[in-house]
Context: one part of a larger RNA
Molecule: small-subunit ribosomal RNA, 5' domain
Organism: uncultured prokaryote
């Protein structure tokens, strides 16, 4: 000099953009953060309103809420404890898998038995159950079929599926529908895309006051196991494997793109944003599933907190806010799904503390303002003085203007594309239905927003401080003090004329900031 997720002191007008618990991976009250589908299935309220013969009936409504079932809760969001490792970075590899998505091929026939919900009874303070009975399905299980698929000793053997919705001319009908067609879904398989798992080479902090380490250890055979190669696991056999090019041990640490500095080489660093990893009260375990050994799932153990009728139960903010604590120190228990994106759904839509916005604090960067011109009687006052004067100083006052910005009124974009509906065209089809694509038109959808931006009135009106002045280093005098009080980054000042302490006048530097401290180059 540059820089910072900064803090502290003094001061503080506005706006734009960004960032804001670096410490206790400490403990957490409260609310919200993952649901959705009635076009998979069975069942199905109440309040209110209307009528009433006062018994009820209709409507609300096949709505709400619950259950079975499907998909999603493995994404998104968080903090960095652990990890010196194939964890990460770079470059390669082969023995794998991949829900939803895209493309191809072939199918989607016919049966069965349950379990919730519900009803009855019953246990418990609660959490939550238990017994019996009824029932549906895209839930579950056989059978049939098998182009391709899997196993094979090449003889053969094995294995699927589910329906739902829209529309309809003949024909059939038990008047439910069949049948045809379209869309969505389902089964098997092939290829793709994307994601994931695995292996190798190489790079990746300090310590030798850590020199030897290792028995599933290193390799083989056989078996098991996995989606998949492999001591991944087991039995047997052999005795190997690593290490001064630093094994092992100890300490420290998430890694990278990047960031800061520097002419560069390098040094330091890894906040925000992005990629990867590991973690979710602590430790362990598996289940389900395409995917987890799963932050807001399950089981066990532990610590802690809470409820209890003492028998037993409940919980996990390193999600967003917020609280206590720790600390020099870090924000609102805000708004909206309008946009972007995600989950579910044919869709309408619902959910979304992701996200988009707003709030707080000069935390940083950038921009603007706090007036402009004129004005010498060089006013008054202050300070200095050699008492003549000098300086503050065109500074003020006065005169003439302007109104950025702030205040108060008025007007007013973009962020909105869609979806829905109508007309026409095309595709599909037996079809002019339905459905899909598309042109034109119509109708709406904004949290921010009391906004950006434009503009009327008024009036200099509301808006300047901080540090320094011995040398380094730009800027000097007076008074007080008297090795005291104090200053100080280094050299050093202060013991009676202190440009170095304190105050004042003056000056210098930066300016809504200025200094100090801490840290890096």
């Nucleotide at each position: 000099g540059a820089u910072u997720g900064a803090a502290c002191g003094c001061u503080g007008g506005c706006g734009g953009c960004a960032g804001g618990c670096c410490u206790a991976a400490c403990a957490c009250a409260u609310g919200c953060a993952a649901g959705u589908c009635g076009a998979g299935c069975g069942a199905g309220a109440a309040a209110g309103c209307a009528c009433u013969u006062c018994g009820g009936u209709g409507u609300g409504a096949g709505u709400a809420g619950a259950g079975c079932g499907g998909c999603g809760g493995a994404c998104g969001g968080g903090g960095g404890a652990g990890u010196a490792a194939c964890g990460c970075g770079u470059a390669g590899g082969a023995a794998u898998u991949u829900g939803c998505c895209c493309a191809g091929u072939a199918g989607c026939g016919g049966g069965g038995g349950a379990c919730a919900a519900c009803g009855u009874g019953u246990g418990g303070a609660a959490a939550c159950g238990c017994a019996c009975g009824c029932u549906a399905a895209u839930a579950c299980c056989g059978c049939a079929u098998a182009c391709g698929c899997c196993c094979u000793a090449c003889g053969g053997g094995g294995g699927a599926a589910a329906g739902c919705g829209g529309g309809g001319g003949a024909c059939c009908u038990u008047c439910g529908g069949g049948c045809c067609u379209c869309g969505c879904a389902c089964u098997a398989u092939u290829g793709g895309a994307u994601g994931a798992g695995c292996c190798u080479a190489u790079g990746u902090c300090g310590g030798a006051u850590u020199a030897g380490c290792u028995a599933g250890u290193u390799g083989g055979u056989a078996g098991g196991g996995u989606a998949a190669a492999a001591g991944c696991c087991u039995a047997c056999c052999a005795a190997g494997g690593c290490a001064a090019c630093g094994a092992u041990c100890c300490g420290u640490a998430g890694c990278u793109g990047g960031u800061c500095u520097g002419a560069g080489a390098g040094g330091a660093u890894g906040a925000u944003c992005a990629g990867c990893c590991a973690c979710a009260c602590u430790g362990g375990g598996a289940c389900u599933g395409a995917g987890a050994c799963a932050c807001g799932g399950c089981c066990c153990a532990g610590a802690c907190u809470c409820c209890u009728a003492c028998g037993g139960g409940a919980g996990g903010c390193a999600g967003c806010a917020g609280u206590g604590g720790g600390g020099a120190a870090u924000a609102u228990u805000g708004g909206a799904c309008a946009a972007u994106g995600g989950g579910c759904g044919c869709a309408a839509g619902c959910c979304u503390g992701a996200u988009c916005c707003a709030g707080c604090a000069a935390u940083g960067c950038c921009g603007c303002g706090u007036g402009u011109g004129u004005g010498a009687a060089g006013a008054a006052g202050g300070c200095c003085u050699g008492c003549g004067g000098g300086u503050u100083g065109u500074a003020a006052a006065g005169c003439a203007c302007u109104u950025u910005u702030a205040u108060c009124g008025g007007g007013a974009a973009a962020g909105a594309a869609a979806a829905a509906c109508c007309u026409g065209g095309g595709g599909u089809u037996a079809a002019u239905a339905c459905c899909c694509c598309u042109c034109u038109g119509u109708c709406u959808u904004g949290a921010c927003u009391u906004a950006a931006c434009c503009u009327a009135c008024a009036g200099a009106a509301g808006a300047a401080g901080c540090a320094c002045c011995g040398g380094c280093u730009a800027a000097c005098u007076c008074u007080g003090u008297g090795c005291c009080a104090g200053c100080a980054g280094c050299c050093g000042c202060g013991g009676u004329a202190a440009u170095a302490c304190a105050g004042a006048g003056g000056g210098u530097g930066c300016g809504a900031g200025c200094g100090u401290u801490a840290a890096u180059c």